The part of an RNA shown here (small-subunit ribosomal RNA, 3' minor domain) has 145 nucleotides and comes from a Puniceicoccales bacterium. Its mean pLDDT, the model's own confidence on a scale to 100, is 83. NCBI's taxonomy places the organism under Bacteria, Pseudomonadati, Verrucomicrobiota, Opitutia, Puniceicoccales. Rfam family: Bacterial small subunit ribosomal RNA. It was read from a public genome assembly.
Context: one part of a larger RNA
RNA sequence: CACCGCCCGUCACGUCAUGAAAGUCGGUUGUGCCCGAAGUGCGUGCGCUAUCCGUAAGGGGGCAGCGCCCUAAGGCAUGGUUGGCGAUUGGGACGAAGUCGUAACAAGGUAGCCGUAGGGGAACCUGCGGCUGGAUCACCUCCUU
Numbered sequence: 001c002a003c004c005g006c007c008c009g010u011c012a013c014g015u016c017a018u019g020a021a022a023g024u025c026g027g028u029u030g031u032g033c034c035c036g037a038a039g040u041g042c043g044u045g046c047g048c049u050a051u052c053c054g055u056a057a058g059g060g061g062g063c064a065g066c067g068c069c070c071u072a073a074g075g076c077a078u079g080g081u082u083g084g085c086g087a088u089u090g091g092g093a094c095g096a097a098g099u100c101g102u103a104a105c106a107a108g109g110u111a112g113c114c115g116u117a118g119g120g121g122a123a124c125c126u127g128c129g130g131c132u133g134g135a136u137c138a139c140c141u142c143c144u145u
Base pairs, nucleotide, nucleotide: 003108005105008101009100011098013095014094015093016092018090019089020088023085024084025083026082027081028080029079030078031077032076033075034074039070041068042067043066044065047063048062049061052059053058111132112131113130114129115128116127117126118125119124
């Protein structure tokens, strides 16, 4: 590239991220219960036993074993938190530019916009109230020349 302008929304296609979603798979953590290794401690210690005491019998001490407390891992149940996946679904961004219309920008061809309610393929339409950030015409008041 200046109205053969600009421009709005639905719809269709593609890409991307994202919300919801029956559920599903993990991480982490809380609580209750079950089980409970090794080990310290405590108790017991009829079995075993070199040092010490004792002439000896035996005693002392020690060890195994057994019991209890604590307790890691594990199991069951139930919560918190966080992440992945998820049929389907919601809008969003972008894209050569495709479909339907033409809502806005000039009085944009019904002035526009705001709030609200109803309606409609879509932009939108209608009602009520409000604003001028409305063009045009007439009148009045004020200001400037």